A computed fold for a 72-nucleotide RNA from Hadarchaeota archaeon (SeqCode), annotated as transfer RNA. The source organism's lineage runs through Archaea, Methanobacteriati and Hadarchaeota (SeqCode). Its mean pLDDT, the model's own confidence on a scale to 100, is 84. The RNAcentral record of the sequence draws on ENA. Rfam family: tRNA. By type it is a transfer RNA.
[in-house]
RNA sequence: GGGCGUGUGGGGUAACGGAUAACCCGCCAGUCCGACAAGCUGGAAAUCCGGGUUCGAAUCCCGGCGCGCCCU
Numbered sequence: 001g002g003g004c005g006u007g008u009g010g011g012g013u014a015a016c017g018g019a020u021a022a023c024c025c026g027c028c029a030g031u032c033c034g035a036c037a038a039g040c041u042g043g044a045a046a047u048c049c050g051g052g053u054u055c056g057a058a059u060c061c062c063g064g065c066g067c068g069c070c071c072u
Base pairs, nucleotide, nucleotide: 001071002070003069004068005067006066007065010025011024012023013022018055027043028042029041030040031039048064049063050062051061052060
């Protein structure tokens, strides 16, 4: 340099083009307990960036960037 794949909360995974982006772990607060843990209740937290298509994009298309693999 070229090709292919991939990018969603702090971590791991979901989401036929259509619902308030869901679940588990973790985190915070409350509750419970003699205390801790567990349990229970509530909460914060995410679609890599920029365009395009569409009535509607996390999802499809293009470009960029990051990562992985392969070729040179």